Record summary:
Predicted 3D model of a 71-nucleotide RNA (transfer RNA) from an Elusimicrobiota bacterium. Model confidence (mean pLDDT): 80 of 100. The organism belongs to Elusimicrobiota, within Bacteria. It matches the Rfam family "tRNA". The family's RNA type in Rfam is transfer RNA.

RNA sequence: GCGGGCGUGGUUCAGUGGUAGAACGCUACCUUGCCAAGGUAGAGAUGUGGGUUCGAUUCCCAUCGCCCGCU
Numbered sequence: 001g002c003g004g005g006c007g008u009g010g011u012u013c014a015g016u017g018g019u020a021g022a023a024c025g026c027u028a029c030c031u032u033g034c035c036a037a038g039g040u041a042g043a044g045a046u047g048u049g050g051g052u053u054c055g056a057u058u059c060c061c062a063u064c065g066c067c068c069g070c071u
Stems, first nucleotide, its partner, number of pairs: 001070007010024004018054001026042005047063005
């Protein structure tokens, strides 16, 4: 330099053109003599920029980061 894959809460991962979910974690409350466990509720995310579309996390382009291969 060329090609390919991945990027989603704090972490590990789903997801699909029409409200973004789970587990663990975090906060508050309940339960308990205390802790742990358990229960209820809550906060928190689509790498960035553009395009297509009534509507984009999803499709397209570029770019950034990580990984793999080729040279």